[in-house]
Context: one part of a larger RNA
RNA sequence: UGACGGGGGCCUGCACAAGCGGUGGAGUAUGUGGCUCAAUUCGAUUCAACGCGAAGAACCUUACCUGGCCUUGACAUGUGAGUAGUAGAAGGGUGAAAGCCUGACGAUCCCGCAAGGGAAGCUUACACAGGUGCUGCAUGGCUGUCGUCAGCUCGUGUCGUGAGAUGUUGGGUUAAGUCCCGCAACGAGCGCAACCCCUGUGUCCUGUUGCCACCUGAGCAUAAUAACUCGGAGCACUUUGGACAGACUGCCUCAUUUAAAUGAGGAGGAAGGUGGGGAUGACGUCAAGUCAGUAUGGCCCUUAUGGCCAGGGCUGCACACGUACUACAAUGCCUGGUACAAAGGGAAGCAAGACCGCAAGGUGGAGCAAAUCCCCUAAAACCAGGCCCAGUUCAGAUUGUCGUCUGCAACUCGACGGCAUGAAGCCGGAAUCGCUAGUAAUGGCGCAUCAGCUACGGCGCCGUGAAUACGUUCCCAGGCCUUGUACA
Numbered sequence: 001u002g003a004c005g006g007g008g009g010c011c012u013g014c015a016c017a018a019g020c021g022g023u024g025g026a027g028u029a030u031g032u033g034g035c036u037c038a039a040u041u042c043g044a045u046u047c048a049a050c051g052c053g054a055a056g057a058a059c060c061u062u063a064c065c066u067g068g069c070c071u072u073g074a075c076a077u078g079u080g081a082g083u084a085g086u087a088g089a090a091g092g093g094u095g096a097a098a099g100c101c102u103g104a105c106g107a108u109c110c111c112g113c114a115a116g117g118g119a120a121g122c123u124u125a126c127a128c129a130g131g132u133g134c135u136g137c138a139u140g141g142c143u144g145u146c147g148u149c150a151g152c153u154c155g156u157g158u159c160g161u162g163a164g165a166u167g168u169u170g171g172g173u174u175a176a177g178u179c180c181c182g183c184a185a186c187g188a189g190c191g192c193a194a195c196c197c198c199u200g201u202g203u204c205c206u207g208u209u210g211c212c213a214c215c216u217g218a219g220c221a222u223a224a225u226a227a228c229u230c231g232g233a234g235c236a237c238u239u240u241g242g243a244c245a246g247a248c249u250g251c252c253u254c255a256u257u258u259a260a261a262u263g264a265g266g267a268g269g270a271a272g273g274u275g276g277g278g279a280u281g282a283c284g285u286c287a288a289g290u291c292a293g294u295a296u297g298g299c300c301c302u303u304a305u306g307g308c309c310a311g312g313g314c315u316g317c318a319c320a321c322g323u324a325c326u327a328c329a330a331u332g333c334c335u336g337g338u339a340c341a342a343a344g345g346g347a348a349g350c351a352a353g354a355c356c357g358c359a360a361g362g363u364g365g366a367g368c369a370a371a372u373c374c375c376c377u378a379a380a381a382c383c384a385g386g387c388c389c390a391g392u393u394c395a396g397a398u399u400g401u402c403g404u405c406u407g408c409a410a411c412u413c414g415a416c417g418g419c420a421u422g423a424a425g426c427c428g429g430a431a432u433c434g435c436u437a438g439u440a441a442u443g444g445c446g447c448a449u450c451a452g453c454u455a456c457g458g459c460g461c462c463g464u465g466a467a468u469a470c471g472u473u474c475c476c477a478g479g480c481c482u483u484g485u486a487c488a
Base pairs, nucleotide, nucleotide: 001488002487003485004484005483007482008481009480010479011478012477013476015472016471019435020434021433022432023431026326027325028324029323030322031321032320033319034317035316042053043052064312065311066310067309068308069307070306073128077127078126079125080124081123082122083121088105091102092101093100094099108119109118110117111116130301131300133299134298135297139295141290142289143288144286146284151190152189153188154187155186156185157166158165159164170181171180172179196278197277198276199275201245202244203243204242205241207239210235211234215232216231217230218229219228248272251266252265253264254263255262328428332387333386334385335384336383337382344375345374346373349368350367354363355362356361394425399420400419401418402417403416404415405414441464442463443462444461445460446459447458
C1' cells in the first nucleotide's frame, strides 16, 4: 500500500421490512444430471450452466453410430506428362444410395494462309488440399460478471532514506469524485452528467393511399326526415413525418447559526426538480466463457481423425434438479349476443367476397411489391340465460378411432381437427423467487427462425389495471473513512 475481520462509524440498493403474485405438491412442455445404448455428437456447471450456443434435430441440418464406397480428393493454387471421338452426355447394367462398369450422340476459345502451337476441360504423377481432431492454461476478436456501482489514474509541486503519501482526506450536499466551502497543493485525463433515440404538450409546414366538421350528388329504406353505404368538393379535426418551441431550481416562501452548494413547500404549466423508457458499461477482477461462428501459434491424422451415401441416433427412461405452461374452480365454467387496439408481416408471398365441410381444412381466385389490398372478427371487459359447491357442466393428461395439412417421405419421430375415453389434481413441507406505477397481476395480437412443426420458448405490441414502503435493528451485496492483523 492492499486484502481480510462472526472490529467500529456513515451511506446506498426490491437487500430486509410493508404488500401483491408465484416456485417448491399435480399433469404436461422444455433444458440438465444420471442411467441405458452401436450411437444416445459437442460445448455451457455457484451467483454469472440448466426454454443456454439452438431465431425451428423426420431426410438435410449433423459434428455421433452401423454398413457400403472414394483417395490430388466435395473445394483452392501451382508444376510435369498425356489427351479429338477429347470435354460433355440421352440411355443401359449393378446397387439401399453413393459409387463402379458401360455408352448412341458429340463440342468451345485464342494465334496462324496452312501445317501446327496454345487455352479450357479431362486423365495421371507430385507439391498440396481437408480435419466441428487436441490445447480458451499459447492467442486475437467478441461476451458474461462485479455494476450504470462511483470510482480509477496522471503531470508538476510538496512531504518521506524508501516503499509511498498528498491531490482523491475534512465540513455540508447529491442519483453521482455531483456541486460548494475549507485545505500543500495546483491542474488534467478515463468514468458521472449532457450531447443521441423513443415517448408525453403546443405551434407551423405537409395532404395521398390518410381524415369527413361544414357544403353537396347518388344508392338503400321511408309518408318524409334522420341514420347507413358510395362518391364530389374540402384539409377543419384525427393522423403521417419534418421543423421549431417548451423545463432552466427560471419565479415566490421557508430551512441550513452567516454564506454557498443544496433541501422542503408553492405558483404557473401538458410535463418539476435526472419528466418516463432506451442506447451508452471507466481502471480492472474471475488463467470466467468461446480453438464448434470466424481468425490463429503449436501438436496430431493423411487409402484416414479427410470425403460421399443409406439407415439409425441426437426424441432412448427405475430416477433427481432447474425453467415454464395448464389447472385445482363460482371474482368461476358453459352457451348466445355485443364494443374498443397497437405493433408488425406479405410475391417461390399475403389472400378477400362466394361455395363445400361439424371442424382442421378444401374449391376458387378479386385485390395487393401495399397509410390503398390481404393476414385481421382482438381477447379479457359488458349484456342475457344455464350450472349450485360435487372430483362437478371444474380440470384436461392418457388411450381408441376417423380425418386434414406440409413434405420424395410423418414407423422410429410432425402439427392440427371431429367423436369417444376422462389420470393426477380440492391451493402445495422445509425452503425459495419476482415486482415500487401505467409497475405487479391479468387478457389477447404480431414477428424472426421456418416446407411443416415439438413455440407453452424468445423478441415486441396494445387492453384492463392494483396493494404497500413505519423504517434501516437484522439477512445479502456494494461504496467511503477509520482500527487490528502471525496474510501478500
Notes: RNAcentral holds the full RNA, with entries from SILVA. This is a predicted structure of a 488-nucleotide part of an RNA (small-subunit ribosomal RNA, 3' major domain) from a metagenome.